[in-house]
The RNA shown here (transfer RNA) has 63 nucleotides and comes from a marine eukaryotic metagenome. Its mean pLDDT, the model's own confidence on a scale to 100, is 82. Its Rfam family is "tRNA". Rfam links the family to the GO term triplet codon-amino acid adaptor activity. Rfam classes the family as a transfer RNA.
RNA sequence: GCGUAGCUUAAAGGUAGAGCAUUAGGCUCAUAACCUAGUGGAUACGGGUUCGAGUCCCGUCGC
Numbered sequence: 001g002c003g004u005a006g007c008u009u010a011a012a013g014g015u016a017g018a019g020c021a022u023u024a025g026g027c028u029c030a031u032a033a034c035c036u037a038g039u040g041g042a043u044a045c046g047g048g049u050u051c052g053a054g055u056c057c058c059g060u061c062g063c
Stems, first nucleotide, its partner, number of pairs: 001063003006020004014051001022038005044060005
């Protein structure tokens, strides 16, 4: 210094989003690609501050 979904990652303290992946459907003789829709127990753990914390503070763990 970093830790957010299976992976890669966004997010001025104010509804946690996206791409890939995945599921269903469409298209196709078929597969892939492409199109549509959906699912996702994601903020490492424990405290603190705050009306409100992924974000600020302290500690722990991991790299």